[in-house]
RNA sequence: UAAUUAUCAAGAGUAGGCACGAGGGAACUAGCCCGUUAUUAGUGUCUCAGCAACCUGUCCGCCGUGGCGGAUAAGGUGCUACUUCUAGCUCCGCCUUGGGUGGAGAGAGAUAAUAU
Repeated sequence: UAAUUAUCAAGAGUAGGCACGAGGGAACUAGCCCGUUAUUAGUGUCUCAGCAACCUGUCCGCCGUGGCGGAUAAGGUGCUACUUCUAGCUCCGCCUUGGGUGGAGAGAGAUAAUAU
C1' cells in the first nucleotide's frame, strides 16, 4: 500500500507559541460555508485542556478455560466548524411527476483492529 471486519445524525478548543500561508472544507461536478496579509481559513510542529471507548491494562459479574457483558480511563491510536457540510449512482414509497420529497442500499472516504 492492497485486503477483511466494525463504526461514522452523538460528543469535545473560535486554545496558546513558532513557521508557512491564499486559499480551504478527501477527489471530480454543482451548491453552501470558512478565509483572503493575518493573533483570524488552512498546513506543519510544540505545549496545555477536553471528547470518546476501537485496542491493551486493571476491576466486577456470568458462563466454564475460553468467551460474553459492565465499569474504569493508566497506556496505544483517533478526534475537538457545518450529518462524512449537502447532493450526484441503484431500488422502493408518496406528491403538485421533463421534477420534488422520504426511506433503504451501493460506491468513495475517515478511524480502529487484524493481517500481509
Predicted 3D model of a 116-nucleotide RNA (SAM riboswitch aptamer (S box leader)) from a Candidatus Parcubacteria bacterium. Lineage of the source: Bacteria > Bacteria candidate phyla > Candidatus Parcubacteria. Its mean pLDDT, the model's own confidence on a scale to 100, is 84. The model forms 97% of the base pairs in the Rfam consensus.